[in-house]
RNA sequence: UGGGGAGUGGCCAAGCGGUAAGGCACCUGACUCUGGAUCAGGGGAUCGUUGGUUCGAAUCCAACCUCCCCAG
Numbered sequence: 001u002g003g004g005g006a007g008u009g010g011c012c013a014a015g016c017g018g019u020a021a022g023g024c025a026c027c028u029g030a031c032u033c034u035g036g037a038u039c040a041g042g043g044g045a046u047c048g049u050u051g052g053u054u055c056g057a058a059u060c061c062a063a064c065c066u067c068c069c070c071a072g
Stems, first nucleotide, its partner, number of pairs: 001071007010024003018055001026042005048064005
């Protein structure tokens, strides 16, 4: 420098045009002498950035940023 892949709550991770699941962690309560475990409940993600397309974008398009792989 060229090609390909990935970027979604604190962490992991689903979604593939119709408004973001789940698990862990966290908070509250129950239980317990206390902690842990277990059970019940609760809050949190403008989806890497900026634009574009669309009635509607995490999802499609463009540029850029970061990381990984391949080629030279």

The prediction has a mean pLDDT of 82. This is a predicted structure of a 72-nucleotide RNA (transfer RNA) from a Chloroflexota bacterium. Rfam family: tRNA. Rfam classes the family as a transfer RNA. Lineage of the source: Bacteria > Bacillati > Chloroflexota.